[in-house]
Context: one part of a larger RNA
RNA sequence: AGCGUAUGGAGGAUGCCUAGGCUCCUAGAGGCGAUGAAGGACGCGAUAAGCUGCGAAAAUCCGCGGGGAUCGGCACAUACGAAAUGAUCCGCGGGUGUCCGAAUGGGGCAACCCACUAUGUUGAAGACAUAGUACUUUAUAGCAUUAGUUAUAAAGAGCUAACCCGGUGAACUGAAACAUCUAAGUAACCGGAGGAAGAGAAAACAAUAGUGAUUCUGCGAGUAGCGGCGAGCGAAAGUGGAGAAGCCCAAACCGAUGUUGUUUCGGCAAUAUCGGGGUUGUAGGACUGCAACAUUCUCUAUUAUAUUGAACUGGAACCAUCUGGAAAGUUGGGCCGUAGUGGGUGAUAGCCCCGUACAGGUAAGAUAUAAUAAAGAUAGCAGUAUCCUGAGUAGCGCGGGGCACGGGAAACCCUGUGUGAAUCUGGCGGGACCAUCCGCCAAGGCUAAAUACUCCUAGGAGACCGAUAGUGAACCAGUACCGUGAGGGAAAGGUGAAAAGAACCCCGAAUAGGGGAGUGAAAUAGAACCUGAAACCAUACGCUU
Numbered sequence: 001a002g003c004g005u006a007u008g009g010a011g012g013a014u015g016c017c018u019a020g021g022c023u024c025c026u027a028g029a030g031g032c033g034a035u036g037a038a039g040g041a042c043g044c045g046a047u048a049a050g051c052u053g054c055g056a057a058a059a060u061c062c063g064c065g066g067g068g069a070u071c072g073g074c075a076c077a078u079a080c081g082a083a084a085u086g087a088u089c090c091g092c093g094g095g096u097g098u099c100c101g102a103a104u105g106g107g108g109c110a111a112c113c114c115a116c117u118a119u120g121u122u123g124a125a126g127a128c129a130u131a132g133u134a135c136u137u138u139a140u141a142g143c144a145u146u147a148g149u150u151a152u153a154a155a156g157a158g159c160u161a162a163c164c165c166g167g168u169g170a171a172c173u174g175a176a177a178c179a180u181c182u183a184a185g186u187a188a189c190c191g192g193a194g195g196a197a198g199a200g201a202a203a204a205c206a207a208u209a210g211u212g213a214u215u216c217u218g219c220g221a222g223u224a225g226c227g228g229c230g231a232g233c234g235a236a237a238g239u240g241g242a243g244a245a246g247c248c249c250a251a252a253c254c255g256a257u258g259u260u261g262u263u264u265c266g267g268c269a270a271u272a273u274c275g276g277g278g279u280u281g282u283a284g285g286a287c288u289g290c291a292a293c294a295u296u297c298u299c300u301a302u303u304a305u306a307u308u309g310a311a312c313u314g315g316a317a318c319c320a321u322c323u324g325g326a327a328a329g330u331u332g333g334g335c336c337g338u339a340g341u342g343g344g345u346g347a348u349a350g351c352c353c354c355g356u357a358c359a360g361g362u363a364a365g366a367u368a369u370a371a372u373a374a375a376g377a378u379a380g381c382a383g384u385a386u387c388c389u390g391a392g393u394a395g396c397g398c399g400g401g402g403c404a405c406g407g408g409a410a411a412c413c414c415u416g417u418g419u420g421a422a423u424c425u426g427g428c429g430g431g432a433c434c435a436u437c438c439g440c441c442a443a444g445g446c447u448a449a450a451u452a453c454u455c456c457u458a459g460g461a462g463a464c465c466g467a468u469a470g471u472g473a474a475c476c477a478g479u480a481c482c483g484u485g486a487g488g489g490a491a492a493g494g495u496g497a498a499a500a501g502a503a504c505c506c507c508g509a510a511u512a513g514g515g516g517a518g519u520g521a522a523a524u525a526g527a528a529c530c531u532g533a534a535a536c537c538a539u540a541c542g543c544u545u
Base pairs, nucleotide, nucleotide: 001544002543003542004541005540006539007538008537009536015530016494017493020465021464022462023461024460025459026458027457028456029454030453031159032158039100040099041098042055043054044053046078050074051073061094062093063092064091065090066089070082071081072080105114106113107112115133116132117131118130119129120128121127135156136155137154138153139152140151141150142149143148163194164192165191166190167189168188174181178228204211205210215242216241217240218239219238225233226232246446247445248444249390253276254275255274256273257272258271259270260269261268262267281424283389284388285387286386287383288382289381290380296377297376298375300373301372302371303370304369305368306367307366308365312360313359314358318333319332320331322329334351335350336340342354343353344352395419396418397417398416399415400414401413402412405431426441427440428439429438430437481488482487501529504516505515506514507513
């Protein structure tokens, strides 16, 4: 020096565990905010740095309900207190709620500074207290009138995970390069809304037969098509299901009010606003005539009844023996079960504890039904002379876009620009266009359900993870730390059944560390604490050189 064995050190793998995650399901909720939000700053405790809670009424105050012996959070200890006159605690409701923040009196380097008006402390203030004082829109009123201004009232403003609608809108990439094309109307940004949004009651489809708003979905179908006919893109009708619900204006006509014009002062006309009327394609309505004044429904409020609804309440049944530190294990003998889901208890418990099945309970509230009241909506027959039925619209030219459809034979939809109809003897569509035939009635509006999503609440589940995993975060984590900043972003779990957490003594400079003693089943479980692998280090012994 090497190898081997043994004993240790060092290290923190492995095993076991779970306080935390992940993914779903069911139900709820789907918003909060000028009555000041979300998010913060600063404070509040006997002592108080952090977290939690709260707000100068400050780990809280009040009421009601529950509950029944301890309590003053995490968090020990000391002190001092509270509580059967019912505390702590739990539920519901209320009060208080500094300063910043949309932040809103003005300013500002957020959590700060400085005002004005009214009232009060008043007789006074370079003081204090209370209240008010931003902007925008709409309505009303006043004053001015060329855009205004003042007052009052209401609304808005900001935040928020995804889902939804709209506006703007990439590139990497694919095409094995690349330009049309693709990625993709995706990402991103902006605006807007709701618990869903959007769409929606045929100027629709279809094809000689018919269907009858929209939405979602299985098939149709990777079909028909589109496509440097490359890469790729990619329907619809029909049919099976989910769910079903239909309505209101504008106009004609009638009337009221205001204004203007005109007048023979009787009116007439125009115009604006409002009320009645009316709403469709086998055309409908106005208008004229006849008939009837019913039926059905919607919404709101009140009352009654029922169900539901917070905390919460009741809730069956076991003993002995052996081993052991400890019994839930062993053995023996029982019991309950509408409860043998689950968790805890010194090892593995239906019967020890919490629970569980089942049963009960009510405040606010919710839902349903009924009654009453108010409001609102809703119908027939015939005639057809006249009137009405959405105009810078439809269509067309040019330029774009959307449609599965890239300009194509390119219909249909939207529109920047130009042009520009018809009026029921009317108009649009059926994929150029024309005819026939068929379907439908644009240029106004509303509409539940079936559908999408989950920041959040409750309950439940898992051939999901088990501390280098699972969230970045099981632990005081979006922390420490890094960065001017936008932003980036960790590591870190486990004594024991119970602290019984080692009195006392000794070595030592020692509050380091260790040795005795003691606790404990165990201290090689001693807080650097379960198990304690390997690398690496040391000691002893053996063998080899």
Large-subunit ribosomal RNA, domain I from uncultured Eudoraea sp., 545 nucleotides, folded computationally. Taxonomically the source falls in Eudoraea (Bacteria, Pseudomonadati, Bacteroidota, Flavobacteriaceae). Its Rfam family is "Bacterial large subunit ribosomal RNA". The coordinates come from a structure-prediction model, not an experiment, and the mean pLDDT is 83.